RNA sequence: AAUGUUGAUGGGGAUGGAGUCCCCCGACAACCGCCGCAAGGCUGAUGACUCCUGCCGGGCG
Repeated sequence: AAUGUUGAUGGGGAUGGAGUCCCCCGACAACCGCCGCAAGGCUGAUGACUCCUGCCGGGCG
């Protein structure tokens, strides 16, 4: 330097971030919510747990 193999140190789990765990993909990949033919409507800052921040509403001073 070339070829091959392994595979995560890499990417992802519908809105920002942290820790732990789980799962998916193996890069022309995984992933990119639900209802509805469409117009339109609805939920959630998590995949799960514990938090921070943001957002909405209400109460008190």

A computed fold for a 61-nucleotide RNA from a Xanthobacteraceae bacterium, annotated as Fluoride riboswitch aptamer (crcB RNA motif). The prediction has a mean pLDDT of 76. It was read from a public genome assembly, where an Rfam model found it.